[in-house]
RNA sequence: CCUCGAUAAUAGCAAAUUCAUUGAAAGAUGAAGACGCAAAGCCACGGGCCUAAAGUUUAUGUAUAAACCAUGGUAGCCGGGCUACCGAA
Numbered sequence: 001c002c003u004c005g006a007u008a009a010u011a012g013c014a015a016a017u018u019c020a021u022u023g024a025a026a027g028a029u030g031a032a033g034a035c036g037c038a039a040a041g042c043c044a045c046g047g048g049c050c051u052a053a054a055g056u057u058u059a060u061g062u063a064u065a066a067a068c069c070a071u072g073g074u075a076g077c078c079g080g081g082c083u084a085c086c087g088a089a
Base pairs, nucleotide, nucleotide: 004087005086012037013036017032018031019030020029021028022027035076041082042081043080045079046078047077048074049073050072055068056067057066058065059064060063
C1' cells in the first nucleotide's frame, strides 16, 4: 500500500415516528428521535423501485376521468465511478 474488518480506540451518520418548511406527487430540508450503518461520505452512469405536474392519447356529460410517459426522485435497493478515519487477526 492492497485486501480485510476487533466486544480496540477516536470521531461520524441517522430508519420509523412527530413538528415545521418546501413540492403536483414521490420526495427533500431543519429540529426532535435512534432502526441500523466500516463508507448509511459524494456522483443518477447501468439495472431496479417510487411518483406523474407538464405533455400525448382515449373517453365523454367539455372540464373532468383513465392510460402512457421522467424532464422529478431514491446513493439507507444492487452494480459501477470518485474520495476518506483507525489498524487487531